[in-house]
RNA sequence: GAAAGUAAAAAUCCAAUAAAUAGCUAUGAACCUUGUCAGAUCUGGAAGGAAGCAGCAAUAAGUAGUGAUUUUAUGUGGAAUUUUAUUUUCCAU
Numbered sequence: 001g002a003a004a005g006u007a008a009a010a011a012u013c014c015a016a017u018a019a020a021u022a023g024c025u026a027u028g029a030a031c032c033u034u035g036u037c038a039g040a041u042c043u044g045g046a047a048g049g050a051a052g053c054a055g056c057a058a059u060a061a062g063u064a065g066u067g068a069u070u071u072u073a074u075g076u077g078g079a080a081u082u083u084u085a086u087u088u089u090c091c092a093u
Base pairs, nucleotide, nucleotide: 001090002089003088004087005086006085007084008083009082010081012079013078014077015076016074017073018072019071020070023066024065025064026063027062033058034057035056036055041050042049043048
């Protein structure tokens, strides 16, 4: 000087496990959400107009399920890279 090992450390990548989240589905308001408003009420000479309960429909907060090519975590597994220390062999001086 070259080659091959060993040990430790560092950060990186993949997997595993656990949790959370976007999204999706369902459900979901006596009244203080919306739409349509039976009945009934008010108003008008009348035609009409007004407000609007129940019901129905759609949803809010919420609840339940599912759940990402997303996020986080680690006394789990694997890989190679870098650094430090050290061992062996070969060559040269």
The RNA shown here (Bacterial small signal recognition particle RNA) has 93 nucleotides and comes from a Clostridiaceae bacterium.
The RNAcentral record of the sequence draws on ENA.
The source organism's lineage runs through Bacteria, Bacillota, Clostridia, Eubacteriales and Clostridiaceae.
A source record names the gene ffs.
The prediction has a mean pLDDT of 79.
Of the family's consensus pairs, 96% are formed in the model.